[in-house]
Molecule: Bacterial RNase P class A
Organism: Clostridia bacterium
RNA sequence: UGAGUAAGCCGGGUGGUCGCGGGUUCCGGUGCAAACCGGAGCCUGAGGAAAGUCCGAGCUCCACAGGGCAGGGUGCUGGGUAAUCCCCAGUGGGGGCGACCCCAAGGAAAGUGCCACAGAAACAGACCGCCCGGUAGCGGCGUCGCCUGGACGCAGCGGUGGUCGGGGCGCCGGCGCCGGGCAAGGGUGGAAAGGUGAGGUAAGAGCUCACCAGCGGCGCGAGUGAUCCGCCGGCUCGGUAAACCCCACCUGGAGCAAGACCGAAUAGGGGAACAAGGGAGUGGCCCGCUCCGUUCCCGGGUAAGGUCGCUUGAGGCGUCAGGCAACUGUCGUCCCAGAUAGAUGACCACCCUCGACAGAACUCGGCUUACAGGCUUGCUCAACCG
Numbered sequence: 001u002g003a004g005u006a007a008g009c010c011g012g013g014u015g016g017u018c019g020c021g022g023g024u025u026c027c028g029g030u031g032c033a034a035a036c037c038g039g040a041g042c043c044u045g046a047g048g049a050a051a052g053u054c055c056g057a058g059c060u061c062c063a064c065a066g067g068g069c070a071g072g073g074u075g076c077u078g079g080g081u082a083a084u085c086c087c088c089a090g091u092g093g094g095g096g097c098g099a100c101c102c103c104a105a106g107g108a109a110a111g112u113g114c115c116a117c118a119g120a121a122a123c124a125g126a127c128c129g130c131c132c133g134g135u136a137g138c139g140g141c142g143u144c145g146c147c148u149g150g151a152c153g154c155a156g157c158g159g160u161g162g163u164c165g166g167g168g169c170g171c172c173g174g175c176g177c178c179g180g181g182c183a184a185g186g187g188u189g190g191a192a193a194g195g196u197g198a199g200g201u202a203a204g205a206g207c208u209c210a211c212c213a214g215c216g217g218c219g220c221g222a223g224u225g226a227u228c229c230g231c232c233g234g235c236u237c238g239g240u241a242a243a244c245c246c247c248a249c250c251u252g253g254a255g256c257a258a259g260a261c262c263g264a265a266u267a268g269g270g271g272a273a274c275a276a277g278g279g280a281g282u283g284g285c286c287c288g289c290u291c292c293g294u295u296c297c298c299g300g301g302u303a304a305g306g307u308c309g310c311u312u313g314a315g316g317c318g319u320c321a322g323g324c325a326a327c328u329g330u331c332g333u334c335c336c337a338g339a340u341a342g343a344u345g346a347c348c349a350c351c352c353u354c355g356a357c358a359g360a361a362c363u364c365g366g367c368u369u370a371c372a373g374g375c376u377u378g379c380u381c382a383a384c385c386g
Base pairs, nucleotide, nucleotide: 001382002381003380004379005378006377007376008375009374010373012351013350014349015348016347017346018345020045021044022043023042024041025040026039027038028037029036030035047357051368052367054366055365056364057363058362059255060254061253062252066287067286068285069284071251072250073249074248075247076090077089078088079087080086091105092103093102094101095100106246107245111244112243113240114239115238127186128185129182130181131180132179133178134177135176137175138173139172140171141170142169143168146167147166148165152161153160154159194212195211196210197209198208199207213236215233216232217231218230219229221228222227259308260307261306262305269298270297271296272295273294274293278292279291280290281289315334316333317332318331320329321328322327
């Protein structure tokens, strides 16, 4: 200097003039009061994701309220937290030169399934092959003191000699056939009876050995634990649970349009079911519990009413202490939106990184997604200079 990686911050600013929401103080008006209207001052007013609605809780109601089953969720270990499918640290595995990043990470010896196609074969086996033995079908060689034997030679008939050829026998062969051994080599495949190397063998094979992985056993070995390490051993018992399932742990439901109060109005109308051995109630089922008439359907009215819930919080910031960290505690300090047809807008001037993604609606803790530009810090790699 460049590339990368982890964490954090800002995300238009300043001044002025008008205009909005909330709180609070004062003044004025109406009113018995509660409360309402107007004016002035002060304070305050959208996010890191307010988005998604994927999770967890606080809170409210069912409800005075329990147990179980089904269902659902999580799935290595330990810790954090109100809790979580979250966060931190670690273990095992994978990616990267590295800093770092990722994992749907319990069980296949409880059971049931599935592994298409290719391939000989997918828990089962020989397509191509390698080796041994036999055969003599094929080819070659040898033998003529094994048989035959044309031409030819000899001879007085019979015969005799004998090189070609044929037959037989023997041997060989890298061909064929039969029998046996092999699972090493090649092929197929995502995966084929651990891997690499050496020895050994007729040829091979953990058959033997060395190293490695796996499995089993042992360790008053290390660690809270997941797990790791050491020694010994036969040589090795597929994959898939992000298939059903088994195991361990957790788990009521509905949701601020929850719910509570005030006011007002009407048709407290009509029908059906059951009837204490009954009915109803809490997502489903069972038991228990509570209530005594309950439940359901149709129709009408209030009203597009008002107030509360509604913002002081598992809150923010800072110091110190504990902890590797997540986080926890002590002390101090601050109050920082509560709208309800839904509040922050317009104009002017200057600066500038020339402005991205994008606006609360009960609240908080997470995760996921989107994001122009700018800043800070740690660490890794490469090149160069000293």